[in-house]
């Protein structure tokens, strides 16, 4: 250099059924329970779906760029 692949909430993703309101679960925050904590339970409250840019009424989702990271394959030394 060339392919392939992955990137979504603080971690992790089998999540979003062929474009049509962005999800869980764990942590966190309030609460009930306890004498008190813990476990258990109910609630809250978190998001630029890697950047940008197209195409569409409408984009995590298509198509273009590029960044990180992980594979294969080739080159110089």
């Nucleotide at each position: 250099a060339g392919g392939g692949g992955u990137g979504u909430a603080g971690c992790u993703c089998c999540a979003a059924c062929u474009g049509g309101c962005a999800g869980a679960g764990c942590a966190a925050c309030g609460g009930a329970c306890u004498c008190c904590a813990a476990a258990u339970c109910c609630g809250u409250a978190g998001g630029u779906u890697g950047u940008g840019g197209g195409u569409u009424c409408g984009a995590a989702u298509c198509c273009c760029u590029c960044c990180a990271c992980c594979c294969c394959u080739g080159c110089c030394a």

This is a predicted structure of a 77-nucleotide RNA (transfer RNA) from a bacterium. The sequence was found in a public genome assembly. It matches the Rfam family "tRNA". Its family is annotated with triplet codon-amino acid adaptor activity in the Gene Ontology.